Predicted 3D model of a 107-nucleotide RNA (SAM riboswitch aptamer (S box leader)) from Flavobacterium coralii. Of the family's consensus pairs, 97% are formed in the model. The organism belongs to Flavobacterium, within Bacteria. Rfam family: SAM riboswitch aptamer (S box leader). From the family's description: The SAM riboswitch is found upstream of a number of genes which code for proteins involved in methionine or cysteine biosynthesis in Gram-positive bacteria. The RNAcentral record of the sequence draws on MGnify. The coordinates come from a structure-prediction model, not an experiment, and the mean pLDDT is 86.

RNA sequence: CUUAUCCAGAAAGACCGAGGGAGUUGACCCUGUGACGUCUUGGCAACCUGUCCGCAUACGGCGGAUAAGGUGCCACUUUCAACCGCGCACAAGCGUGGAAAGAUAAG
Numbered sequence: 001c002u003u004a005u006c007c008a009g010a011a012a013g014a015c016c017g018a019g020g021g022a023g024u025u026g027a028c029c030c031u032g033u034g035a036c037g038u039c040u041u042g043g044c045a046a047c048c049u050g051u052c053c054g055c056a057u058a059c060g061g062c063g064g065a066u067a068a069g070g071u072g073c074c075a076c077u078u079u080c081a082a083c084c085g086c087g088c089a090c091a092a093g094c095g096u097g098g099a100a101a102g103a104u105a106a107g
Base pairs, nucleotide, nucleotide: 001107002106003105004104005103006102011041012040013039014038015037019030020029021028024082025081026080027079042074043073044072047070048069049068050066051065052064053063054062055061078101083098084097085096086095087094088093
């Protein structure tokens, strides 16, 4: 950079000690009943590889199963909004589609 996905799912113990939920602003939350982070163990999921099954046959395809290997993940929708539309509303705002940014995987 490209493509796909992002309202599902999955926590205990030890260490540490003050902030944390990516960044900015606002909101809302988590947090000395110890968060965040690190380690161990356990788990979730099924993106890639492998294995097995079915179908297909210009063959490196499609679908399913499994969970051995490679990643990832285990508060809150990617916590929510912000930018551009659409609908409703006198308005505050609510709902909805998309974008941007971000995360993860594969290339």